[in-house]
RNA sequence: CUCAUCCAGAGGGGCAGAGGGAACGGCCCGUUGACGCCCCGGCAACCGCACCGACUCGCACUCGGUCACGGUGCCAACUCCGACCCGGCGCAGUGUGCGUCCGGGACAGAUGAG
Numbered sequence: 001c002u003c004a005u006c007c008a009g010a011g012g013g014g015c016a017g018a019g020g021g022a023a024c025g026g027c028c029c030g031u032u033g034a035c036g037c038c039c040c041g042g043c044a045a046c047c048g049c050a051c052c053g054a055c056u057c058g059c060a061c062u063c064g065g066u067c068a069c070g071g072u073g074c075c076a077a078c079u080c081c082g083a084c085c086c087g088g089c090g091c092a093g094u095g096u097g098c099g100u101c102c103g104g105g106a107c108a109g110a111u112g113a114g
Stems, first nucleotide, its partner, number of pairs: 001114006011040005019029003024082003041075003046071003050066005079108001084105005089099004
């Protein structure tokens, strides 16, 4: 840089001690010990292995499925919510504004594969 996914799911122990949830604003988590590190456990199924089906004369490729052995990932809150754009709805009321509201998209980010 490209592609895919991001409203589901999954916690105990030990160490340590003040911040943490990316960044800004909110709102949360945290001395009843958060965040982090280690151990164990679990979730999931992106990639690899294995198996099954479709395709094929047959294989390969590809597609779909099973498994959960291996490589990652993950285990507060939808990526915690918003921020920018569009639409809807509501309130003002005349040409635009406002909103603990609803939906879609963008930006940013995370994870995997290349």
Molecule: SAM riboswitch aptamer (S box leader)
Organism: soil metagenome